[in-house]
Notes
RNAcentral holds the sequence, with entries from Rfam and Ribocentre. Predicted 3D model of a 109-nucleotide RNA (TPP riboswitch aptamer (THI element)) from Polynucleobacter asymbioticus QLW-P1DMWA-1. Its mean pLDDT, the model's own confidence on a scale to 100, is 75. NCBI's taxonomy places the organism under Bacteria, Pseudomonadota, Burkholderiaceae, Polynucleobacter, Polynucleobacter asymbioticus. RNAcentral records the identical sequence in 2 taxa.
RNA sequence: AGGAUGAAACAGGGGUGCCCUUAACAACAGAGUUUGUUGUAAGGCGCUGAGAAAGACCCUCUAACCCGAUCCAGGUAAUGCUGGCGUGGGGAGUUACAUCAGACCGACA
Numbered sequence: 001a002g003g004a005u006g007a008a009a010c011a012g013g014g015g016u017g018c019c020c021u022u023a024a025c026a027a028c029a030g031a032g033u034u035u036g037u038u039g040u041a042a043g044g045c046g047c048u049g050a051g052a053a054a055g056a057c058c059c060u061c062u063a064a065c066c067c068g069a070u071c072c073a074g075g076u077a078a079u080g081c082u083g084g085c086g087u088g089g090g091g092a093g094u095u096a097c098a099u100c101a102g103a104c105c106g107a108c109a
Base pairs, nucleotide, nucleotide: 003100004099005098006097008095009094010093011060012059013058014057017047018046019044020043021042022041024040025039026038027037028036029035065090066089067088071084072083073082074081
């Protein structure tokens, strides 16, 4: 020179599902004057998770997350809940500092 580790700064990447309640709005279906379903909205000390829209959390190669996937198995009130798939395919980085080891070169013995 180049390397490993650490912490930092700045930069960048990522996800937001399920259930219940309300009954406001919209749509659809049945029915015959009421019922059901779906979507939107509001609320929940309901579930898992670091995080389920927080202005927080996670991740930048021991990689979060995405794809395959309307996948497979198990389980659940239900779910992207758990496992498999999976050594799969993709996926966002630089700077200076500290410590450690250190080829080569030089000096001395």

Rfam family: TPP riboswitch aptamer (THI element). For this family Rfam cites "Structure of the eukaryotic thiamine pyrophosphate riboswitch with its regulatory ligand" (Thore et al., Science, 2006).